[in-house]
Context: one part of a larger RNA
């Protein structure tokens, strides 16, 4: 000088684009953040239509809505960075793997059964929710068949599977979604290894599943991953092991834009965590932040028997700090999850909001105006300085106020109608932000300049206090009666809506 997620003083007029708990991975009141499908299933219901009926109903459709059964999706997306000196990261490679939804290929999709929530009856308990009988449905669950391009294989053989709705017909045929099996492909995931990136030697020996075989077992998969038995290895000054401390990188900051040094904020990959250990289950995938189940600490309700609960989501609260923001609107775009689809859901996201926090832009006028008011400070009292600066006359109107207009961001979805089955055509309709941006008119110099410094490094000087005092200071260093260093005033100087101070890195 350059730079920061900044503080903290004093100042402040608008906008744009960013950003914003660096500390307590502390503790949390409220509310939202993970749903959906009725074209998978059976009830319960509630409105409408029709058919019989005096009527009460009763059977039939459509449409809607509660719980519950199954499916899918809660391993995605959001947050944090405590832990980790690791194959954790990054970079180049490997073989002994697996993979839901989606793409392509070629096949299949026959027959049968009972079981349960839901519902009713009845009990137990403060709740929370549980017991025990009855019956009931399916894409739930089980049996049989059928079996190859799958798997074992002694090459003789042998093993394994499905599920059905919906549109449409007068019924089939038919369409379209799925369902089982298989190759194969996209993305994704596990594992192994080489090479790389931190102090520390006042840490010099570490290590028994250690090290390496044989067996087994387990895993989707390869291994000492576990196990039994044999061996006695393995690793270390090229720093093993220990001990501190750190999330890694694309990237950022500085630097002669080089090599170096520093960082790892927000953005993007990747890991790791979800009050602390701990286990598993379920799944194509978790050892699962808004999922079970143990224990501990902490809070809650409590009839004292026993039950909850986990913001390191958004936004708020305490608390700690030198410090960091709204209990904001929308799903209108993007992007997901479910669903045939219409749609629901979505604190992701997109906006607005708040803070000069940074960065960029714009203003706070513009011409013209005296040998030059008033004021003030100076002073040799003659005058000099603030200063064309004001007043005072013209002009604009970025800006501000008011009126008028008025968006892009919209792609789609909907209905009708035709060709044909994904298209054309018309028509209606979706926008939070927003009546914002942005135009036009019209009115007005009107709101709208501070900081810090002037002894030398350092651009800028005088007066008056003050008297080694009060006090200044980054480093010389100044102040003890003429202080350009301190405190006022006036000048003047640098930068400017900031200017200064601190910290921490080049």
């Nucleotide at each position: 000088g350059g730079a920061u997620g900044a503080a903290c003083g004093c100042u402040u007029g608008c906008g744009g684009u960013g950003u914003g708990c660096c500390u307590a991975a502390g503790a949390u009141a409220u509310g939202c953040a993970a749903g959906u499908c009725g074209a998978a299933c059976g009830u319960c219901u509630c409105u409408c239509c029709g058919a019989c009926g005096c009527a009460a109903g009763u059977c039939g459709g459509a449409g809607g809505g509660u719980a519950g059964u199954g499916g899918c999706a809660g391993a995605c997306g959001g947050c944090u960075g405590a832990g980790u000196a690791a194959c954790a990261c990054g970079u180049a490679g490997g073989a002994a793997u697996c993979u839901a939804c989606c793409c392509c290929u070629a096949g299949g999709u026959g027959a049968g059964g009972u079981a349960u929530a839901g519902c009713c009856c009845c009990g137990a308990g403060a709740a929370a929710u549980c017991g025990g009988g009855g019956g009931u449905a399916a894409u739930c669950c089980c049996u049989c068949a059928u079996a190859a391009u799958a798997u074992c294989u002694c090459c003789g053989g042998a093993u394994u599977a499905a599920a059905g709705a919906g549109c449409g017909u007068a019924a089939c045929u038919g369409c379209u979604c799925g369902c089982c099996a298989a190759g194969g492909g996209a993305g994704g995931a596990g594992c192994c290894u080489g090479c790389g990136g931190c102090c520390u030697a006042u840490c010099a020996g570490g290590u028994a599943g250690u090290u390496g075989g044989u067996g087994u077992g387990a895993u989707a998969a390869u291994a000492g991953c576990g196990c039994a038995c044999c061996a006695a290895g393995c690793c270390u000054a090229u720093g093993a092991c220990g001990g501190g401390u750190a999330g890694c990188u694309g990237a950022c900051c500085u630097c002669a834009u080089g090599a170096g040094g520093g960082u790892g904020a927000u953005c993007a990959g990747c890991c790791a965590g979800a009050g602390g250990a701990g286990u598993a289950c379920u799944g194509a995938g978790a050892u699962a932040c808004g999922g079970a189940c143990u224990c501990c600490a902490c809070a809650u309700c409590u009839a004292c028997g026993g039950a909850u609960g986990g913001c390191a989501g958004c936004a708020a609260u305490c608390a700690g700090g030198a410090a960091u923001c709204g209990u904001u609107g929308g799903c209108a775009a993007u992007g997901g999850g479910c669903g045939a689809a219409a749609g629901c859901c979505u604190g992701a996201c997109c906006a607005c909001g708040c803070g000069a926090c940074a960065c960029c832009g714009c203003g706070u006028g513009c011409g013209g105006g005296a040998u030059g008011a008033a004021g003030c400070c100076u002073c040799u009292c003659g005058g000099g300085g603030c200063g064309u600066a004001a007043a005072c006359c013209g002009c604009u109107g970025u800006g501000g106020c008011g009126a008028g207009g008025g968006a892009a961001g919209a792609a789609g979805a909907u209905c009708u109608a035709a060709u044909u089955u994904a298209u054309u055509a018309g028509a209606u309709u979706u926008g939070a932000c927003g009546g914002u941006a942005c135009c036009u008119c019209g009115c007005u110099a009107g709101a709208a300049a501070g900081u810090a410094g002037c002894c030398g490094c350092u651009a800028a000087c005088u007066u008056c206090g003050u008297g080694c005092c009060a006090g200044a200071a980054g480093c010389g260093u100044c102040g003890g009666u003429g202080a350009u260093a301190c405190g006022g005033g006036g000048g003047c100087u640098a930068c400017a809506a900031g200017c200064g101070u601190u910290a921490u890195c080049c």

The part of an RNA shown here (small-subunit ribosomal RNA, 5' domain) has 506 nucleotides and comes from Microgenomates bacterium OLB23. Its mean pLDDT, the model's own confidence on a scale to 100, is 84. Lineage of the source: Bacteria > Bacteria candidate phyla > Candidatus Microgenomatota. The sequence was found in a public genome assembly. Rfam family: Bacterial small subunit ribosomal RNA.